[in-house]
Context: one part of a larger RNA
RNA sequence: ACCGGCCGAGGGAAAUCGGCAAAUUAGCCCCGUAACCUCGGGAUAAGGGGUGCCUGUGGUCUUGGGUUAUCCUGGGACCGCAGGUCGCAGUGACUAGGGGGGCCCGACUGUUUAAUAAAAACAUAGCUUUCCGCUAGCCCGAAAGGGUUAGUACGGAAAGUGAAUCCUGGCCAGUGGCAGUACGUGAAACCCGGGUCCAACCGGGCGAAGCGCUGCUAAACGCCGGGAGUAACUAUGACUCUCUUAAGGUAGCCAAAUGCCUCGUCGGGUAAAUUCCGACGCGCAUGAAUGGAACAACGAGGUCCCCACUGUCCCCGGCCGGUGCCCG
Numbered sequence: 001a002c003c004g005g006c007c008g009a010g011g012g013a014a015a016u017c018g019g020c021a022a023a024u025u026a027g028c029c030c031c032g033u034a035a036c037c038u039c040g041g042g043a044u045a046a047g048g049g050g051u052g053c054c055u056g057u058g059g060u061c062u063u064g065g066g067u068u069a070u071c072c073u074g075g076g077a078c079c080g081c082a083g084g085u086c087g088c089a090g091u092g093a094c095u096a097g098g099g100g101g102g103c104c105c106g107a108c109u110g111u112u113u114a115a116u117a118a119a120a121a122c123a124u125a126g127c128u129u130u131c132c133g134c135u136a137g138c139c140c141g142a143a144a145g146g147g148u149u150a151g152u153a154c155g156g157a158a159a160g161u162g163a164a165u166c167c168u169g170g171c172c173a174g175u176g177g178c179a180g181u182a183c184g185u186g187a188a189a190c191c192c193g194g195g196u197c198c199a200a201c202c203g204g205g206c207g208a209a210g211c212g213c214u215g216c217u218a219a220a221c222g223c224c225g226g227g228a229g230u231a232a233c234u235a236u237g238a239c240u241c242u243c244u245u246a247a248g249g250u251a252g253c254c255a256a257a258u259g260c261c262u263c264g265u266c267g268g269g270u271a272a273a274u275u276c277c278g279a280c281g282c283g284c285a286u287g288a289a290u291g292g293a294a295c296a297a298c299g300a301g302g303u304c305c306c307c308a309c310u311g312u313c314c315c316c317g318g319c320c321g322g323u324g325c326c327c328g
Base pairs, nucleotide, nucleotide: 001323002322003321004320005319006318007317008316010314011313014312019309027051028050029049030048031047036041038163052085053084054083055082056081057080058079059078060077061076062075063074064073065072066071086090098307099306100305101304102303103302104301105299106298110122111121126161127160128159129158130157131156132155137148138147139146140145165293166292167291169224170223171222174221175220176217177216178215179214180213183212184211185210190205191204192203193202194201225243226242227241228240229239252286253283264280265279266278267277268276
């Protein structure tokens, strides 16, 4: 010096990206316990008190003996009460939750990158859409054959969303899907004609799917504007005009895990806050199953604050064990 362990005056997170690490707490009994809530929870919430040993004594349960008694006498476990007693300390060692509050995300238990990621990712129950009536649909396989299935729509397959709650707005112009279609287009074959009889070849007819065309369809892929003017202070603009689109973002929500400008502005918290919380909103570029909002419980998730606690720090010191190092 390093590794492992132990102690520390006063202060108590000032350390640091961050309380990382350490410390605190801890069992059992009694008292007591908030917001919120899906009424189950939250909850060991929080916060207090007790706890050893000795003596005496009460009760409950249980198990023996003596021999039938309204009795006597033992053992064990548990629940109390009273008196006493020792220590700094009685769950004396071991064992053994630190707590509270706000917000984000994901409902939850679960799953995952075997060997740097456990999460907000995946899954999930629930919700929705599509295909399919069984010689089905979907899948594997040139096929035979097989799976789903020795199942049958309360079933199977495919996709999205992701508990429950409140909801899920407008647009079918584009792309896709489905349905229809008098008509147009539309290959070969076939038919007819031309080509010296024929073949090549040429022209015409017929005409499938598809496309055109006509509709439907957004919990299909997706998309969801701009410019002016206007109220008797000013400001703002319920109102009006105009260009334009398939339709011009509804309910909600927000400087958000989404806001460039931006450390936005205001309020709170601090002596002091690019973080945090609450508001505001012409939102560079929020927004409704690519789900929107909200949410009790849950989380080795993320972030902020407070209490307790501490060698994280001020500022380092000492001790024990091991290794290294120095001398020999």
The part of an RNA shown here (large-subunit ribosomal RNA, domain IV) has 328 nucleotides and comes from a marine sediment metagenome.
Its mean pLDDT, the model's own confidence on a scale to 100, is 86.
It matches the Rfam family "Bacterial large subunit ribosomal RNA".
The RNAcentral record of the full RNA draws on SILVA.